[in-house]
RNA sequence: AGCGGGGUGGAGAAGUGGUAUCUCGCCGGGCCCAUAUCCCGGAGAUCGCAGGUCCGAUUCCUGCCCCCGCCA
Numbered sequence: 001a002g003c004g005g006g007g008u009g010g011a012g013a014a015g016u017g018g019u020a021u022c023u024c025g026c027c028g029g030g031c032c033c034a035u036a037u038c039c040c041g042g043a044g045a046u047c048g049c050a051g052g053u054c055c056g057a058u059u060c061c062u063g064c065c066c067c068c069g070c071c072a
Base pairs, nucleotide, nucleotide: 002070003069004068005067006066007065010024011023012022013021018055026042027041028040029039030038048064049063050062051061052060
C1' cells in the first nucleotide's frame, strides 16, 4: 500500500432517512440533625472533518484524518 471494525454531551453505550435516547457523572431543590441512599428538576453532543444525494442525513455515497485489528 490493501482489507475489516470503530469515532455520538465529562465517561460508557443505543440510535438502518423524519431532527438524537439511556446509564453513570455534574448543578439546583426536596427528604435528613447531617451525609449517603431515594425523589423531582436542569445544564451539557448540530453526531471526527469536508463534499454529494434527498423535501429532509447520526443514518446512504465519495474523499480525508484519528484509533483498534488482519495480511505481507
Source information:
Transfer RNA from a Candidatus Peribacteraceae bacterium, 72 nucleotides, folded computationally. The prediction has a mean pLDDT of 85. The sequence is in RNAcentral, with records from ENA. Rfam family: tRNA. From the family's description: Transfer RNA (tRNA) molecules are approximately 80 nucleotides in length. Its family is annotated with triplet codon-amino acid adaptor activity in the Gene Ontology.